[in-house]
Molecule: small-subunit ribosomal RNA
Organism: uncultured bacterium
RNA sequence: AGAGUUUGAUCCUGGCUCAGGAUGAACGCUAGCGGCAGGCCUAACACAUGCAAGUCGAGGGGUAGCAGGGUAGCAAUAUCGCUGACGACCGGCGCACGGGUGAGUAACGCGUAUGCAACCUACCUUUAACUGGGGAAUAGCUUCGAGAAAUCGGAAUUAAUACUCCAUAAUAUCAAAGUAUCGCAUGGUAUUAUGAUUAAAACUCCGGUGGUUACAGAUGGGCAUGCGUGUCAUUAGCUAGUUGGUAAGGUAACGGCUUACCAAGGCUACGAUGACUAGGGGUUCUGAGAGGAUGACCCCCCACACUGGUACUGAGACACGGACCAGACUCCUACGGGAGGCAGCAGUGAGGAAUAUUGGUCAAUGGCCGGAAGGCUGAACCAGCCAUCCCGCGUGCAGGAUGACGGCCCUAUGGGUUGUAAACUGCUUUUGUACCUGAAGAAUAGGCCCAACGAGUUGGGAUUUGCCGGUAGUGUAUGAAUAAGCAUCGGCUAACUCCGUGCCAGCAGCCGCGGUAAUACGGAGGAUGCGAGCGUUAUCCGGAUUCAUUGGGUUUAAAGGGUGCGCAGGUGGGAAAAUAAGUCAGUGGUGAAAUACUGCCGCUUAACGGUAGAAUUGCCAUUGAUACUGAAAAGCUUGAGUACAAUUGAGGUAAGCGGAAUGUGUAGUGUAGCGGUGAAAUGCUUAGAUAUUACACAGAACACCGAUUGCGAAGGCAGCUUACUAAACUGAUACUGACGCUGAUGCACGAAAGCGUGGGGAGCGAACAGGAUUAGAUACCCUGGUAGUCCACGCCGUAAACGAUGCUCACUCGCUGUAUGCGAUACACAGUAUGCGGCCAAGCGAAAGCAUUAAGUGAGCCACCUGGGGAGUACGAUCGCAAGGUUGAAACUCAAAGGAAUUGACGGGGGCCCGCACAAGCGGAGGAACAUGUGGUUUAAUUCGAUGAUACGCGAGGAACCUUACCUGGGCUUAAAUGUAGAGCGACAGAUUGUGAAAGCAGGCUUUCUUCGGACGAUCUACAAGGUGCUGCAUGGCUGUCGUCAGCUCGUGCCGUGAGGUGUCGGGUUAAGUCCCGUAACGAGCGCAACCCCUAUCCUUAGUUACCAUCAUAUACAGGUGGGCACUCUAAAGAGACUGCCGGUGAUAAACCGGAGGAAGGUGGGGAUGACGUCAAAUCAGCACGGCCUUUAUGACCUGGGCGACACACGUACUACAAUGGCAUAUACAAAGGGUUGCAAAGCGGCAGGUGGAUGCGAAUCUUUAAAAUCGGUCUCAGUUCGGAUCGGAGUCUGCAACUCGACUCCGUGAAGUCGGAUUCGCUAGUAAUCGCGCAUCAGCCAUGGCGCGGUGAAUACGUUCCCGGGUCUUGUACUCACCGCCCGUCAAGCCAUGGAAGUUGGGGGUGCCUAAAGUUCGUGACCGCAAGGAGCGACCUAGGGUAAAACCAAUGACUGGGGCUAAGUCGUAACAAGGUAACC
Repeated sequence: AGAGUUUGAUCCUGGCUCAGGAUGAACGCUAGCGGCAGGCCUAACACAUGCAAGUCGAGGGGUAGCAGGGUAGCAAUAUCGCUGACGACCGGCGCACGGGUGAGUAACGCGUAUGCAACCUACCUUUAACUGGGGAAUAGCUUCGAGAAAUCGGAAUUAAUACUCCAUAAUAUCAAAGUAUCGCAUGGUAUUAUGAUUAAAACUCCGGUGGUUACAGAUGGGCAUGCGUGUCAUUAGCUAGUUGGUAAGGUAACGGCUUACCAAGGCUACGAUGACUAGGGGUUCUGAGAGGAUGACCCCCCACACUGGUACUGAGACACGGACCAGACUCCUACGGGAGGCAGCAGUGAGGAAUAUUGGUCAAUGGCCGGAAGGCUGAACCAGCCAUCCCGCGUGCAGGAUGACGGCCCUAUGGGUUGUAAACUGCUUUUGUACCUGAAGAAUAGGCCCAACGAGUUGGGAUUUGCCGGUAGUGUAUGAAUAAGCAUCGGCUAACUCCGUGCCAGCAGCCGCGGUAAUACGGAGGAUGCGAGCGUUAUCCGGAUUCAUUGGGUUUAAAGGGUGCGCAGGUGGGAAAAUAAGUCAGUGGUGAAAUACUGCCGCUUAACGGUAGAAUUGCCAUUGAUACUGAAAAGCUUGAGUACAAUUGAGGUAAGCGGAAUGUGUAGUGUAGCGGUGAAAUGCUUAGAUAUUACACAGAACACCGAUUGCGAAGGCAGCUUACUAAACUGAUACUGACGCUGAUGCACGAAAGCGUGGGGAGCGAACAGGAUUAGAUACCCUGGUAGUCCACGCCGUAAACGAUGCUCACUCGCUGUAUGCGAUACACAGUAUGCGGCCAAGCGAAAGCAUUAAGUGAGCCACCUGGGGAGUACGAUCGCAAGGUUGAAACUCAAAGGAAUUGACGGGGGCCCGCACAAGCGGAGGAACAUGUGGUUUAAUUCGAUGAUACGCGAGGAACCUUACCUGGGCUUAAAUGUAGAGCGACAGAUUGUGAAAGCAGGCUUUCUUCGGACGAUCUACAAGGUGCUGCAUGGCUGUCGUCAGCUCGUGCCGUGAGGUGUCGGGUUAAGUCCCGUAACGAGCGCAACCCCUAUCCUUAGUUACCAUCAUAUACAGGUGGGCACUCUAAAGAGACUGCCGGUGAUAAACCGGAGGAAGGUGGGGAUGACGUCAAAUCAGCACGGCCUUUAUGACCUGGGCGACACACGUACUACAAUGGCAUAUACAAAGGGUUGCAAAGCGGCAGGUGGAUGCGAAUCUUUAAAAUCGGUCUCAGUUCGGAUCGGAGUCUGCAACUCGACUCCGUGAAGUCGGAUUCGCUAGUAAUCGCGCAUCAGCCAUGGCGCGGUGAAUACGUUCCCGGGUCUUGUACUCACCGCCCGUCAAGCCAUGGAAGUUGGGGGUGCCUAAAGUUCGUGACCGCAAGGAGCGACCUAGGGUAAAACCAAUGACUGGGGCUAAGUCGUAACAAGGUAACC
């Protein structure tokens, strides 16, 4: 110090989350020791038991118990207060301290600083004076009585340092008077004289100790005041003793503290009152700081003591372990009455996630009493329990490689890792165990003795006292001996592999992991972090500049009020003088200690502790300074305003007037439609519409001018005229003299719609009605049409009331247009002012953009914002007639929501362009029958795969067995193949026998070589197998498609914060990112094109098996033969075509158009060739391959069956429906292929399928028929001489075998079908159409398929509006899984929180009335008392109780409202593209 998370990527805004520190903690796992601290945060809930405040005999009467002693007695015993001591009692002091808790309290409670001239203070200290004389009681004790008890009553008697009377008395108190002096006021201090009032207690060892009064001190308190000290305004008004005065009372003291009377005040937006929460501070935690949070332990203050009230005693209390009363609760009881208060220390129960022993000692430090010894002390000091925090120590150290064993992992004969780790060797002994020794804390204490002087003090001596504790510490012995875990390992965040699991189980702080190869789940190995701890949870601060004083924002992300006026408030121009409130400086006081910081010191170190310093940023007082601000006074003119003159405008209000249009009415002309739409219909019209003419009436709005115009604060304002009225600006002077700016609350204005009352109502037009559209259409479109729109008056008070930009002032480059003025003779002008616009620099901004009209640079004031949703909702308040407005939450829920820009994709957006894409044509498919493939169904099985385009005559280029993967049944298990090793054997094979469907099983027969080493062969055993089982979503390879579309990228440079852009965009051109030109780009790569093959022309070379013009020969004919390479042809090498030439167009370019020549002309035709990529496209069944599964089976063998089923649906073909044809006859012309398990001639006979097989041919030699066509003939429009399905019969061929299930032939049979609905396919020239031929596979063939070959051989293209696909530029976007996208609302289901609600229940606080204990005060007091006084009675007040009405808060409530959330529910399709009616307020 930052990081993760919104996106395909980017920048920004913005929230959420993490890493750090901390704790009185808790929980989980684990645990060796010590030191030092801490330990009910919850129920201020209830408490058993013990202890926590007593002491004094040197105050008193005394003697219950104990001990000693005396007396009497033999003794038991009795007796004596005589002594030590001392229960209870009287009396004194203490009990108001110490200890606990935090309920209450938002307060002079606390903190801080002052004041008391308005006060008190026991014990202690200083000083002064005094301490004389009486009296009457009472407790105890004794006795009697009541009661269960607690306790109480009567009688008799008694003491005191108890009570009381008298005396004395002032520096005390009071009265009135004087003098001096001081103070901010009341007033204080000192002093003088007079008068009045008031005191005491004794004990004694005779030394003293006590007592009383008074002055002062010290200590401790009381009161008052300034300032500071929570949240809520959805709490805005509160207050009758209330505010003040006078008088009295009361108090230690001031005071409405209390009472009477008088006055009507007092507090409050600088937050009164009310509600809720809370003890305050020193501090503690965090933070760079400012701050934020906190108030355990320790210290100070306050409050409280079961709850509420009350006083008494006392120096001090309204009293934790005192009293009285009331209440609740608990206990005892003889039922009549009584007792109690752990928020003291332990402890118990309860509550809770959670917090300890019913311990020891007064040894030390303190407290109370006492003269002292001493007593008491759960204060305190110690110990016990707890890893609760902090700190320290240890669990060994060194050496030790063949890197051992084992584990884990891997590419596995081996390597890596665990790991110098272990073993082993040497060393050490903290700690542990055993034993010995053994503190400090203790003295300035106590008593005793001695000495000095002076009672007492000082000095000396020996002596006594230790809970902790035989503890800490020290030493010796022993022996590595007794001692390591927890969390994590996807990123943030240090640390990685294997196995298991398979959106399951689970993890998770955020993002997110898990659906068969999980570094994210669980286990293991390893690693990382910390370590006697480690993690988790909770809470606080930090990071968060995410409430921003330091230190934020508001055009579009959340955020400028709709606009103005203006009170308070805030803020404010030039110059000079005085003041000193703010401000600054010095000094003094205070800011407790502890804490924190620094130095030093003490425990072996540290934590911890001691000591000193600094600090304590504050408050108060005082002295000084005077720049700035303030307050007061005088003055200035530039801000602001006033006066004068001119100008401008849809500024406002009121009244009057005008024409066009529309509608209606009347009348005329006129006739069949009008109107309306995408197309229609509703509607109007023969009762005369629409159209047209004239006249009349009505209401509303004001064409042209008219705009980047003008005016206004905004809303807004538009025909013309008049009246009234407001404003701005310009010019030039004069005047006032800071009068200014902003502006919470407030007041006024404020579009449209809406509301009220009364008018008005032409057109338009919510609602409504009808007609259409549609699946529906409560809409869009059409025909009507009410409210409304208009006027007057009154409400409402909101809008995307927008420039999404508050107002004012100052400053900061320029260019240009325009409105209104001024200057000027001027049309010239770098003139000037105020407005309204455009462009741009600096600067700013996340960017888009803004840019003298700022979103720049500064100043002042106001308003507003703090993640999205819930929600501008609920409740409350307020305004309103209502509608509704203003103010304005929470629970809950999500990890995003959002802004700007970028790349794509998409659009029922736009521009340009292309393609058999459409159009123009030709021929088909869709209807029929059959073939074939698919779906479905069926089945024991109908094996598997392919499924929009891009599956469906596809894998399959050929299923009768085989193939074959499927099914049935039978049998095999190292196996059907191959290798290695070992063992034994001489076989195996072959023919053969039995059985069997075969496979197989069971037999018999025959049977090796050798150089003796072995070779060969099978069998057995062992190890390797096998799998068309799964995953094409783990893969390789290959393939389809976009698409033979023209695109896809890179380097350097430049632009941009960046994603990215530029290049590749623009103008032309092309089949083409093809080429040219322009250009912050310049170049390059993969694609395009070319290079390759076939074909079209020619030349050269070469002529056999091809060819035959010439010559010869032979024939019935035939290159048959000799011969010939001329031609054809064959197959090699070349030529040829390049926009090369001419003309035109064009920017003179690229290129295009036309022409010439040429066999061919503008890529000549065809093929091969497929960029970056897309579809998790297809294929694990072609092959290969990771992982998983299987192993007497999912392997392998065999038989038979199935893949060929058949109601049906779809695709692709074939054949047809006929005359451009069918049939029969005759006659021509190919190319490309194949052939020895083959092609097969001739011949023969057969109707044919076939038979047959040469003197042929491993092939330019032999063989393999071309058909359409053509010539004539026939058929004559029919279900036919069309068509051939189906079926019957007879055969042929292949094959082990044609039943399921082959092809072919012949004879017979002769179905549907007469050109095919919606729709749809192919094709642009040697193409479509049509005709035949060949080949692969193959025994044969279900081939009408596929792949090739040639023959004959068309039509049409105006053109690019539309459909489909594609390219490019641009635009919009809420899409980026990319429109097969995204996404909204109702309804249905589950869950959650919440509002309303007839009510119900509870709570705290207040008010009125009634009643009223204890108690103070007052009054009275016939009773008691000599008296003082008291009992009693009464009055006032009050806790409490009762009652009544109301407000507030909380819980709950049938029912009800909306909201949120939840993989695959329903209905539609509102938004995002022109989202298909632009969207929105």